[in-house]
Background: Model confidence (mean pLDDT): 81 of 100. This is a predicted structure of a 578-nucleotide part of an RNA (large-subunit ribosomal RNA, domain V) from a Candidatus Nanoarchaeia archaeon.
Context: one part of a larger RNA
Parts: sequence; structure tokens; C1' cells
RNA sequence: CCACAGACUUCUAGUGGGAAGCGAAGACCCCGUAGAGCUUUACUGCAACCUGUAAUUGUGGUUUUGUUGUGUUCGCGUAGAGUAGACGGUAGGCGUUAAUGCUAUGCUUUCGGGCAUAGUGGAGUCACAAGUGAAACACCGUCCUUUCAUGGCGAAAUUACUUACUCGUUAGAGGACACUUAUUGGCGGGCAGUUUGGCUGGGGCGGCACCCUCUUGAAACGGUAUCAAGAGGACCCAAAGAUCAGCUCAUCUGGGUUAGAAAUCCAGAGUAGAGGGUAAAGCUAAAAGCUGGUCUGACCAGAUUUCAACCAGCACGAAAUCUGGACGCGAAAGCGCGGCUUAGCGAACAUAAAUGCCAUCUUGUUGAGGGCUUUAUCUGAUAGAAAAGCUACCUCGGGGAUAACUGAGUGGUGUCAUGCUAGAGUACAUAUCGACCAUGACGCUUGCUACUUCGAUGUCGGCUCUCCCUAUCCUGGCUGUGCACAAGCAGCCAAGGGUGCAGGUGUUCACUGAUUAAAAGGGAUCGUGAGCUGGGUUCAGAACGCUGUGAAGCAGUUUGUAUGAUAUCUACUAGGAG
Repeated sequence: CCACAGACUUCUAGUGGGAAGCGAAGACCCCGUAGAGCUUUACUGCAACCUGUAAUUGUGGUUUUGUUGUGUUCGCGUAGAGUAGACGGUAGGCGUUAAUGCUAUGCUUUCGGGCAUAGUGGAGUCACAAGUGAAACACCGUCCUUUCAUGGCGAAAUUACUUACUCGUUAGAGGACACUUAUUGGCGGGCAGUUUGGCUGGGGCGGCACCCUCUUGAAACGGUAUCAAGAGGACCCAAAGAUCAGCUCAUCUGGGUUAGAAAUCCAGAGUAGAGGGUAAAGCUAAAAGCUGGUCUGACCAGAUUUCAACCAGCACGAAAUCUGGACGCGAAAGCGCGGCUUAGCGAACAUAAAUGCCAUCUUGUUGAGGGCUUUAUCUGAUAGAAAAGCUACCUCGGGGAUAACUGAGUGGUGUCAUGCUAGAGUACAUAUCGACCAUGACGCUUGCUACUUCGAUGUCGGCUCUCCCUAUCCUGGCUGUGCACAAGCAGCCAAGGGUGCAGGUGUUCACUGAUUAAAAGGGAUCGUGAGCUGGGUUCAGAACGCUGUGAAGCAGUUUGUAUGAUAUCUACUAGGAG
């Protein structure tokens, strides 16, 4: 000096690995005492419809029936002359205006009679008194019951009418119906307003850990969590309560007729091994147990304290101590405000009861309503709204307080390895295979956790392309062999290179086919969608099967269904300049 290569600075064009790149307060999931649409045998209403009554709405007939007035009629236990409805008054009443009698007819009947009408007849008869009886009669008044006639006022059914009213241009048709109004009862997703709980190793399904009790957890005062472990309660008892007295249980030993392992009887031992209504714990023997006597303290009123609710407040409820009263048992001391102790419970409103109290209306009795106190009847989601679902047509506000990918942690599960040899291998554990048991590695499977991300890190598989690991399938170098050789089997070193093609399936995987030296296994945000695809999953349409009364739903099936924009930095590729 020339050529090539590298470093640095810089430019142009490109590729899209990264900036968990840009885009949009995630649509999935959960939450909100958020919303909306839809459904129904959710709740509560409203329209519409049906329906009784009243008004609009008048006039007749028939039948049935109610009420009331007038007249009429009925009323029989026994005794009593007898057909005595009830009460009252009274000593008279009725009768030539034809009574008591007699005859006939009709009605009625308790079969004895009663009443009415007609005729006959012509002067008394009934009551009081007496007697019978629960009640005493004639006559008069009021009322009940029964029959009939008649008048008034209705009601129902039915049947006519025409004038309201309705339809119709008129004619006419309908007609007190309908329409309309008010009101009663029914029906009523047609419509409306709402509700549809909480806890929760995401939510749902399941469960109740949502009220209360005991034991453990609970770490020797007290207190203490989990969908922690083991069990219970939402009663029962008028004796299973109070008190006083007496007694002692379970079990065992010995003895004893039927009688046995075990029945009842006798004797002994017997600290509780029993019993105590009910879980568990504590407690308990002249008792708290068992038996008997007498009782109702399972009483009324008031005060305080403890738990409930450690340590702030808090109701119901439960318990303890005491005072006053009235009682029970006991000779008495005393004991007794239920059950040996710890579970067995419930606000306001409403209703009911009180052999509780106060007081209003009424002159008063009665009656009606009100208030207070006590008790009872509920809210178990148990300090107590009156309440069903769907949403993939969905919306909003939020959440990585919480699920579905990745990642992280863990490593049960998974894969791989090791230890130990029982055994198989003719004989022989270790050529080869190797149970039970034990110990690890990895972080590929599947789980668990919920730490990152819900103002978004694009989700399966395939295609493409690059780097890495080795627990090596082939190729290479060795060792052992139940290695003659060949071919194998097993192991050690080794990751340089290779590990392919097809079929159906969206598939990963798996299966199959023919080859091959071999057709190894994995990682890289289950590498890779600002690289592709879009078959699958996972929107809106539609269909089948099944489920649901339904709206709808289904890790059931089928079909359909938008893959954005851009390259600033960085990275890399190609080319250039210094």
C1' cells in the first nucleotide's frame, strides 16, 4: 500500500421478537339490599269480564207467599155435672125483639161433644154460694194459639202491555230488559309496582357452622377463630315438685323347694365400679339416690348483683342474694321463689282471658265502648319486612377484596430415580425381571392456594421460524451378559447432526398404514394471531333431544357468525457513509 473481517458513530429500505406496545374505566366471573326486558299456580294491586242489590223504572193479569186492620173460629191429662187457653174487673147476666129444650142440615172433633142455620116450642136459664181442682165458671175488657172471610201495604215467580229508554232515514223492531251510575262477591300476568335473604377456601348445587348447651381445640386466671373434631336442645313431669323421716346402690361370694348362667329369699363383702327424666362435663352415700307421710314455695309485691355482652354500650332470657306479705313441712335448728348444676327460648302491633284494677255514656239497673296490669296465641333467616323465577337481548357502577388463561407458591397426583431384598430366573436376589416398604429429584400432568393482572398481558389446535435442556430413539465410544458368532438385552460417557410421510378426527393426545439408521421426550407467557389460519371453544339467528307450568336451560348435538390500526424506541435483516 492492497484485500478481508470486527468494534464504534450514522443513514436508507425492510421484518414485526420486545416495549407484559396502541385501541376500549373486561362483554366472561363475582359483588351492589344498582337497573331493565321477559315469565309464572311469587306478593300486592288495577283494567276487562261474570254476578247479587239499588237508581234510571212505568201499567196490568195469574200463582205462591209475608205483614197488618176488621169480623169469625179453635183451646178436652186427673178430679170436677162438664171441652177450665192466660190475666184482670164484677154480682149479676141472657130471655115474649122467643131463652133453656126438641128435630133436620152443614162444618168441626180429643168421637164425648162443640158451633152455625132453618123449623118446632113457649118461660125460664146461667152465674154467685157449695163442691172438685194447681187454677172456677155468667157477663165485660186485654192478650196468646188455631180456622175461615174480607180490606190495606208488600215480596217472589211467570205472563202481557207501552209511555221511559235502545236500534232504525221512515215504517217499524225491542222494551222496563238492555245501556249507564253506585255498590257486593268472584275471576283476573291483559296491565302495573315490587320482592325473590345471609354465611360460603369464587359463585352455584349441597350444608347450616344463622338461636341455645356440653367436651376438645384453648397455649394451667378470664377471653379466643375455621363449611375444626365429638355430641345434644326447641322438651318432659301435678309428680319426676316442697319438706320430714327411714333406708343404701352396682357387682361378687356362700347358702337355699320347684328354679336352670340369670326370677324371689337369707348371710357376708362392697367409696359408688349404681342411681340422679333427658347430651356431655362437674357434683353426689345416715345424699342430691330409693321408699313412705303431709303438702303446693311451680305463691304475691319490691330491691340488688352476675351471665347474656371478658376488656365500650345494649334488649329478651337465665341465674344468684335480700326485704315485706301470705303459706307448706319439721319437735326444732331450719328448708322451700320448681326439677343436683350448666340447654328447653321470642319485641311491637293485633286478638283472647282475668272468680284483676281505673274510669266514660246512662237518673238508675242492665248494656256498650275505653285505659292500665298480668297471662296466653307469633316471628327457628331465632334483637322479630308481608315476597317466586329467567336473561346468550341485556345495561350501569365496581372488584384482581373473587373465579375461568399464563405466571408464582406447594408438590397430594404425575414422571423419573434411589435404598432394601421377599420372589421369578433349573440351581443362583442383583444377565434380566422385581412385589411390599422406605427415601428423593423434577416442575411436563392433574389438583390445591388466590400472591400478580378485571381503567383488558387476545383464549385451543394447526402452519411458519429460531434457540435451548437431557431423564439418548438413531448415529459415535465403552462395560456386563443366562455375550461362541450374528442378532439382542441391560448399563456408562456423549446433545455434533438427524428424528420423516400418510388416513379419518377441530383436535393436543390416541389409533391405524407403508417406509426408515431412528421415526426420543421436553422447555422457551401450555414459544410464536401489531406473523397467518379460524376447524374447536365462547355473543346475538335457527333446529333436534332432554329438563322446566313458563320465561328459559343443558363440559348434549347441529348450522351460522367482523380477526382493527400503526412502526416512535428497541431488536434483527439487507445495503451504504464516516
It matches the Rfam family "Archaeal large subunit ribosomal RNA". Its family is annotated with ribosome and structural constituent of ribosome in the Gene Ontology.